[in-house]
RNA sequence: GUACGAUAAAGGCAAAACCACUGAAAAGUGGUGACGCAAAGCUACAGGGACUAACAUGGCAUUCUAUGAAUGUCCAAAAUGUCAGCCAGCUACCGCC
Repeated sequence: GUACGAUAAAGGCAAAACCACUGAAAAGUGGUGACGCAAAGCUACAGGGACUAACAUGGCAUUCUAUGAAUGUCCAAAAUGUCAGCCAGCUACCGCC
């Protein structure tokens, strides 16, 4: 000093599911719990990708005081939302390196 990684040392993280709380949702936080992980540490407008669709918009339906307005377990597209355990970027412990 970059890449590399064992059945080593010291330790670390915690999927699904369930419970509680927050949220429109995606999802998040805490608890229980371990599927796994050598970066499963950090970074989410200004790399790619994925998820959701509240507000607003358009459509459709219904209603009404009807050139309009209101309503909706409906449809479309759409982040100002979310994901780092999809890739990516940055940083880092140990050593048969």